[in-house]
RNA sequence: UCCAGUAAAAGGUAAACUUGCUGAAAGGCAGGGGCACAAAGUCUCGGGUCUAAGGUAAUUUUUAUAUACUACGACGGCCGGACUGCCUGG
Numbered sequence: 001u002c003c004a005g006u007a008a009a010a011g012g013u014a015a016a017c018u019u020g021c022u023g024a025a026a027g028g029c030a031g032g033g034g035c036a037c038a039a040a041g042u043c044u045c046g047g048g049u050c051u052a053a054g055g056u057a058a059u060u061u062u063u064a065u066a067u068a069c070u071a072c073g074a075c076g077g078c079c080g081g082a083c084u085g086c087c088u089g090g
Base pairs, nucleotide, nucleotide: 002090003089004088005087012037013036017032018031019030020029021028022027035077041083042082043081045080046079047078048075049074050073054070055069056068057067058065059064
């Protein structure tokens, strides 16, 4: 430097659910919890997914709307990409 993860050690992360706070929502943060993860570390670059406050359109005589589209909001433990890294073995 590259490849692999059967077993072990040291540790790490933390799904569902749940309590509190927060947010228009999706979601986020903290506590409990533990399904899983060898990059479930970082970035958020490409695709994807979620939400739609605001905006635009539509409908309506008006007020308005349980309608449509839209990310400038999110996820990233959906798939790729870039960078970095523990242990063991080769």

Overview:
Predicted 3D model of a 90-nucleotide RNA (c-di-GMP-I riboswitch aptamer) from Paenibacillus sophorae. The prediction has a mean pLDDT of 83. The model forms 95% of the base pairs in the Rfam consensus. It matches the Rfam family "c-di-GMP-I riboswitch aptamer". About the family: GEMM was predicted in a large-scale screen for bacterial structured RNA regulatory elements.